[in-house]
């Protein structure tokens, strides 16, 4: 150089066209405890990597662009 796989929440992934984007962990309020911690509620946090196209609709389909990884030369 060539191929393939990835990037979504503060980490770690999940969502293979149908619309208010989820989960677990963390974080915070709260219950509870004598305080902590663990436990149970419960909230907030995201325009899904830029960027164009395809579509009545795109996190998903197609191009290209950055960034990580593997591989092969």
């Nucleotide at each position: 150089g060539g191929c393939c796989c990835g990037a979504u929440a503060g980490c770690u992934c999940a969502g293979u066209g149908g619309a208010u984007a989820g989960a677990g962990c963390a974080a915070c309020u709260g219950c509870c405890u004598u305080c902590u911690a663990a436990g149970c509620c419960g909230u907030a946090g995201g325009c899904c990597g830029g960027g164009g196209g395809u579509u009545c609709g795109a996190a998903u389909c197609c191009c290209u662009c950055u960034c990580g990884g593997g591989u092969c030369a």
Molecule: transfer RNA
Organism: uncultured Bacilli bacterium